Predicted 3D model of a 1478-nucleotide RNA (small-subunit ribosomal RNA) from uncultured Anaerovorax sp. Its mean pLDDT, the model's own confidence on a scale to 100, is 83. It matches the Rfam family "Bacterial small subunit ribosomal RNA". NCBI's taxonomy places the organism under Bacteria, Bacillati, Clostridia, Anaerovoracaceae, Anaerovorax.

[in-house]
RNA sequence: AGAGUUUGAUCAUGGCUCAGGAUGAACGCUUGCGGCGUGCUUAACACAUGCAAGUCGAGCGGUAUAUGGUGGAAUGAAACUUCGGUCGAGUGAAGCCAUAGAGAGCGGCGGACGGGUGCGUAACACGUAUGCAACCUACCCCAUACAGACGGAUAGCCUCGGGAAAUCUGAAUUAAUACGUCAUAACGCGAGGAGUUCGCAUGGGAAUAUCGCUAAAGAGCAAUCGGUAUGGGAUGGGCAUGCGCCCCAUUAGAUAGUUGGGGUGGUAACGGCACACCAAGUCGAUGAUGGGUAGGGGGCCUGAGAGGGUAAUCCCCCACACUGGUACUGAGACACGGACCAGACUCCUACGGGAGGCAGCAGUGAGGAAUAUUGGUCAAUGGACGGAAGUCUGAACCAGCCAUGCCGCGUGAGCGAAGAAGUCCUAUGGAUUGUAAAGCUCUUUUGUUGGGAAAGAAACAAAUGAAGGUACCCUUGGAAUAAGGAUCGGCUAACUCCGUGCCAGCAGCCGCGGUAAUACGGAGGAUCCGAGCGUUAUCCGGAUUUAUUGGGUUUAAAGGGUGCGUAGGCGGCCAUGUAAGCGCGUGGUGAAAUUCCAUAGCUUAACUAUGGUAUGCCUUGCGAACUGUGUGGCUUGAGUACAGGAGUGGAAAGCGGAAUUCCUAGUGUAGCGGUGAAAUGCGUAGAUAUUAGUAGGAACACCAGUCGCGAAGGCGACUCACUAAACUGUAACUGACGCUGAAGCACGAAAGCGUGGGGAUCAAACAGGAUUAGAUACCCUGGUAGUCCACGCCGUAAACGAUGAGCACUAGGUGUCGGGGUUUAAAGACUUCGGUGCCGCAGUUAACGCAUUAAGUGCUCCGCCUGGGGAGUACGUACGCAAGUAUAAAACUCAAAGGAAUUGACGGGGACCCGCACAAGCAGCGGAGCAUGUGGUUUAAUUCGAAGCAACGCGAAGAACCUUACCAGGGCUUGACAUCCCUCUGACAGACCCUUAAUCGGGACCUCCUUCGGACAGAGGAGACAGGUGGUGCAUGGUUGUCGUCAGCUCGUGUCGUGAGAUGUUGGGUUAAGUCCCGCAACGAGCGCAACCCUUGUCAUUAGUUGCCAUCAUUAAGUUGGGCACUCUAGAGAGACCGCCGGGGAUAACUCGGAGGAAGGUGGGGAUGACGUCAAAUCAUCAUGCCCCUUAUGUCCUGGGCUACACACGUGCUACAAUGGCUGGUACAACGAGAAGCAAGUCCGCGAGGCGGAGCGAAUCUUUCAAACCAGUCCCAGUUCGGAUUGCAGGCUGAAACCCGCCUGCAUGAAGUCGGAGUUGCUAGUAAUCGCAGAUCAGCAUGCUGCGGUGAAUGCGUUCCCGGGUCUUGUACACACCGCCCGUCACACCAUGGAAGUUGGGGGCGCCCGAAGUUGGUCGGUAAAUAGAUACCUAAGGCGAAAUCAAUGACUGGGGUGAAGUCGUAACAAGGUAACCA
Repeated sequence: AGAGUUUGAUCAUGGCUCAGGAUGAACGCUUGCGGCGUGCUUAACACAUGCAAGUCGAGCGGUAUAUGGUGGAAUGAAACUUCGGUCGAGUGAAGCCAUAGAGAGCGGCGGACGGGUGCGUAACACGUAUGCAACCUACCCCAUACAGACGGAUAGCCUCGGGAAAUCUGAAUUAAUACGUCAUAACGCGAGGAGUUCGCAUGGGAAUAUCGCUAAAGAGCAAUCGGUAUGGGAUGGGCAUGCGCCCCAUUAGAUAGUUGGGGUGGUAACGGCACACCAAGUCGAUGAUGGGUAGGGGGCCUGAGAGGGUAAUCCCCCACACUGGUACUGAGACACGGACCAGACUCCUACGGGAGGCAGCAGUGAGGAAUAUUGGUCAAUGGACGGAAGUCUGAACCAGCCAUGCCGCGUGAGCGAAGAAGUCCUAUGGAUUGUAAAGCUCUUUUGUUGGGAAAGAAACAAAUGAAGGUACCCUUGGAAUAAGGAUCGGCUAACUCCGUGCCAGCAGCCGCGGUAAUACGGAGGAUCCGAGCGUUAUCCGGAUUUAUUGGGUUUAAAGGGUGCGUAGGCGGCCAUGUAAGCGCGUGGUGAAAUUCCAUAGCUUAACUAUGGUAUGCCUUGCGAACUGUGUGGCUUGAGUACAGGAGUGGAAAGCGGAAUUCCUAGUGUAGCGGUGAAAUGCGUAGAUAUUAGUAGGAACACCAGUCGCGAAGGCGACUCACUAAACUGUAACUGACGCUGAAGCACGAAAGCGUGGGGAUCAAACAGGAUUAGAUACCCUGGUAGUCCACGCCGUAAACGAUGAGCACUAGGUGUCGGGGUUUAAAGACUUCGGUGCCGCAGUUAACGCAUUAAGUGCUCCGCCUGGGGAGUACGUACGCAAGUAUAAAACUCAAAGGAAUUGACGGGGACCCGCACAAGCAGCGGAGCAUGUGGUUUAAUUCGAAGCAACGCGAAGAACCUUACCAGGGCUUGACAUCCCUCUGACAGACCCUUAAUCGGGACCUCCUUCGGACAGAGGAGACAGGUGGUGCAUGGUUGUCGUCAGCUCGUGUCGUGAGAUGUUGGGUUAAGUCCCGCAACGAGCGCAACCCUUGUCAUUAGUUGCCAUCAUUAAGUUGGGCACUCUAGAGAGACCGCCGGGGAUAACUCGGAGGAAGGUGGGGAUGACGUCAAAUCAUCAUGCCCCUUAUGUCCUGGGCUACACACGUGCUACAAUGGCUGGUACAACGAGAAGCAAGUCCGCGAGGCGGAGCGAAUCUUUCAAACCAGUCCCAGUUCGGAUUGCAGGCUGAAACCCGCCUGCAUGAAGUCGGAGUUGCUAGUAAUCGCAGAUCAGCAUGCUGCGGUGAAUGCGUUCCCGGGUCUUGUACACACCGCCCGUCACACCAUGGAAGUUGGGGGCGCCCGAAGUUGGUCGGUAAAUAGAUACCUAAGGCGAAAUCAAUGACUGGGGUGAAGUCGUAACAAGGUAACCA
């Protein structure tokens, strides 16, 4: 940084798609380790359980309890005893004292922090910058001053009672740093007088007289900690303001405490914050109000940036705490783990009542594609309380889970070619996996074993570590424990095989798949990334595809139909002031974190730390060019005045002639009219035509001109009056008065609508006639609205120059309209202003084109565009009588739609040219019979192919068997044919017999190489294989046809064009020809054309047998001698070149005429076929890929079929006759062929032919003649024409002529009397006509290929038909007109509009009711407080009317999509009626 995709190709427009980065992600496959982060985006859904806010005994009363002391009730050992007792060790109750002290209570401080969430909120909520002279601030700090005296309660405790519980109530009693009263008191507060000082204003500050008011608490281990008042600080808050802050105008008006005032109340404080009164304001296109959505910011992602998107984690602010309301306490709350009330829900209950709030940390259910442990510790950091020890702390620090992200490490390293095996591919040689593995030598990160072991700990001597025996270090042993995912047609790095066969499937876009898929699935290989890899979703980028940076608007989407004009935006010259914008400095702020830069710390990195860096906003100083603004001036912009001419400008009245039509009258007679042709229609009741005269309406020929006027629509006879604008000239006046223009207003073709007139023509609808397959059309005959007028609507057009308005600048040339000036006798010339055209430079444009009338260069303002379709449609709204107009979407669907130009192709477009293309001729075909091929039908089979020209006497240059591929039947299975292997035999072959329809099968005869290896042959066997006229000519090669023997098809270099391409190759001539000449940004070249080749026509020469014979001789005969002159033959040559003459033409090319010449303008004929087209033909000539058959789709044999026959077509033959038939006579060729051959003469037969065989491998012999000509006959007829058909008898070939050959003789004697529509060939030795030969071939020719004989007619010419070539034009075609393509209908699916209604949500309005609570007054009371009732306000609730948003609804409307449905053919070419807009 770009790429793919519209086209045959191109450029531009334009959308769609991809490559990049990112994420709190999810899903699929996979998974070794560590570090650092992150982890309910959905249901602000509901929550079991545990924990998350307490602390202070140094404020107070006081208790259980423990220990010690005191105390000594009670009990009573030993001893003594009179047994009654005595003594009294020991144990030790109550009480009291001391120490420690749980729980509960009063009291203080803290529960307003910390933690969570993002419901609400479009707002001073947030961000930023200011202000408060309008405010508060516990704890903390500083300063000053103070703490005197007194009093009454109350909780706890104890006790009575109610209740299941929660908990409530009565009585008695008690303390305080709890509460109250008095005292003291000012620099505090209030009142109040005068001056002073400061401030932007209201106002503030300090000092000074006087009067009034207001405080306090103690504790203690004696260090100290607390208390009160005031002032100040710090911190934290409150309020106000400027600027910034999403979408919808299909939300345009909103607002009654609403806006303001002074007053009162309330508050910490200002304020309609509240209240009464007064006024009627206030907000709004610079977007009010309403609706929707949403916490805001630092930041984060992306981007070159400007921007766009986003609001997890971290930080700041706000809001909320089940939902709604309310206040209390307090320095601070209208309070997440406080209170009251209402509501929903859950739980407990003894049914009477109660309890609760995880959007704290874990955790559960639910929802969801989806998000973790009911962990440890207060060791550190921080918080609350406390003097402290300390207590509490799910804040925090740690650990656990998850590849969720970022970062780091590893899964080994070196050597190792027999390039192992295996896989896979193969051209079978090999290549690849691949130094990869194995093997050898090393290393040990990670994991493993054992041992050691932190920092973080600071204070205060000590003690204190959750993480953790963790990080880290040493050590043991061993390559050991560790690789996957996606992709491989292009974009986009990476290719082959197999399978599949428009199936299965893939796909981000283009698109792959219908039998050779690098695109599906598998495999091998490769590429990319790697503990991850892909997919999905979302955002930015690419996308300059919303364009400020940085787009457009003639034709691609897009200029409003036109003007006037409001707001707004923009605005001439000079001077001067100001300083808002602007420029340069200063100061403040811009939190931290983040980003970036530089360093540093964890082994590195991620991570972390330290330092530096800011767009913005505010303050302040200076400057004054520009913009703004104030003042003063100016005249050039603009306007006015005066003078002049031009005009279809507007509106009104009047008036004119031509024409159409109607009517009247005359003349006149049979038609008129209309069309491609007709008919309907009119006309003998007198039309059309013609003459004359009325009537009526509408439009104004010629003039007339890309001429004029108008803002546009538009305006056209003439006259008069009214009226607007522009232009020119003068430079008198005003002095920037200007330009543009949302909203608004006005005008606005045609059609249409309303009312009333008018109505000649024309003419929707309608009727009839034609046309047609149909014809609701085009054509014709009629004809009503309408067309015209007046008034009123409508408000749209392809309302177009498809080009908004204004100003300025930027080469020219040439017309034309209206003025002016200079010059001139005039014509004219020069010049200037305004309009209107054409050409053209620079420039511009995608190109076409535009080009002083810009689409150029700039400035100002407005409208409009952002892929095609859906759709200018739906809904809503406004306007309209209606028709409808204006505004104006979405769902869904496609990968294009569209512009300009290019090359072709095509046109029922044009121009030119050629061709037996037409025309002019000749002979035909189409009718008949026959032959032959094809279709169809038939058949067991009628084998297959060829199908407009370019299939059809074609493949087939020859089907009785064979051929033969087809059918029936019978056989064979390594095969009829080829190669290889094994065994056996030695021959095989051949001929014979039996059997058979025949092959097959069976039998027998006969002979035989050798160096003994073998060769060769046969039989048998096993498989590899053979074989296939089986399929695919749309897998192919080769060959062929056709356009077409048409004149074309291209290339190199150069030039032009952004490019496809063009030029050359077009043009002027000319030619058979892109043949040649000339011209030309082209110059050359190639394949074609022509020529070179063959043949024919003339001559000369060479040669002279088998040819020839002039001369000589000879013969029946060139028979022979002789000769090579001639003919002829066949070698090598000559000849023709527009060379010569004349005309034309550019003096050229060339052309016309002439001469000479055998031949004259490529002399005639042939061979020769450019680039390409038709998926043309052929797999059945041959070759060949793939597929298919393998005791058969192969192969052999017999018979049949290819020869069928109601019919249709093509190509031929023979005829229809006298230019003829028949009979007789008689003359003249050429090309060829010949040995399994051609065959002479002779003989036989009417003949076909036969017997026989001279000659000839051929210039020697044979094949070998016809028409013509001569003579006779026939006499126009179905014939002496014609010969089909049939009968009989024969001949030939061949194993064999039944199906199914050819020929002969005799007999028979059909159709046919020249052929409809239509159609073919031919331009000279041609057509026509006559015969001859050859190939194939045993035989079979009307076919085919050749040969010669006789031998015409016509051609004015290019209008037309067909084909072709060149140029040009249009095109929506490019598979190229056999193209493309439109609409209805039918079917399926999809989304959507309407709809009687139905259901639900959110919000406001009115009314009713009114909890808790504050406030007010009130009852009661000595008073305070409380309770009660009450008033206002008010949550939830109820009722009602309307609007709104969704969902749904029988039925219904159009729309979209869908390989092969129906009907037509509207559009694209003049698309066959030019198309299109309203």